[in-house]
C1' cells in the first nucleotide's frame, strides 16, 4: 500500500424489507429477608465512529475520512 470485517447505552452485544433504537450486566429507587449480600418490581442512561449524498423517511443504501482487527503484498 491492496482486500475483507468491525465501530449502536458505562461494559458485552442484538437490531428482520429503509418506517417510534433494544436486551443482558452495571447504575439508581422501592419492596422483601436470608443483611458487606441475594431476590423481586420500577426508573434513568444513545450525536447508532465523523462528514456528505440518495430518499417523504437512514443504525440500515452510497462516498470520503478516523480508529481497531484479520489477511495479502512490498521493504528490511
Nucleotide at each position: 500500500g491492496g482486500g475483507c470485517c468491525g465501530u449502536u447505552a458505562g461494559c458485552u452485544c442484538a437490531g428482520u424489507u429503509g418506517g417510534u433504537a433494544g436486551a443482558g450486566c452495571a447504575g439508581u429507587a422501592g419492596a422483601c429477608u436470608u443483611u458487606u449480600a441475594a431476590u423481586c418490581u420500577g426508573c434513568g442512561g444513545g450525536u447508532c465512529g465523523a462528514a456528505a449524498g440518495u430518499u417523504c423517511g437512514a443504525a440500515u443504501c452510497u462516498u470520503u475520512c478516523a480508529c481497531g482487527g484479520c489477511u495479502c503484498a512490498c521493504c528490511a